The RNA shown here (transfer RNA) has 73 nucleotides and comes from a Patescibacteria group bacterium. Its mean pLDDT, the model's own confidence on a scale to 100, is 83. Rfam family: tRNA. Rfam describes the family as follows. Transfer RNA (tRNA) molecules are approximately 80 nucleotides in length. The family's RNA type in Rfam is transfer RNA. Rfam links the family to the GO term triplet codon-amino acid adaptor activity. The organism belongs to Bacteria candidate phyla, within Bacteria.
[in-house]
C1' cells in the first nucleotide's frame, strides 16, 4: 500500500429479490405473593458509523470517508 468482511435500541444479534425496522436479555409502569425472586402483562428506548448519489421510495444498490477484524505485499 492492495482485497475481503463487519458497522442496526444500554448489551447480543436478525432483517437476503429496496415499500418506512424487530427478537432475546436488560429498564420503567401494572398484575400475581404476606414479601422477594420467578412468571404474566404493558410503555419507552433506534439520525439503521458517517458524507454524498441512483430511485417515487435506500439498512439494503453505488462511491467516498471513518473504525474493527482478518489475508496478501
Nucleotide at each position: 500500500g492492495g482485497c475481503g468482511u463487519g458497522u442496526u435500541a444500554g448489551c447480543u444479534c436478525a432483517g437476503u429479490u429496496g415499500g418506512u425496522a424487530g427478537a432475546g436479555c436488560g429498564g420503567g409502569g401494572g398484575g400475581c405473593u404476606c414479601a422477594u425472586a420467578a412468571c404474566c402483562u404493558u410503555c419507552a428506548g433506534g439520525u439503521c458509523a458517517c458524507c454524498g448519489g441512483u430511485u417515487c421510495g435506500a439498512c439494503u444498490c453505488c462511491g467516498g470517508u471513518a473504525c474493527a477484524c482478518g489475508c496478501c505485499a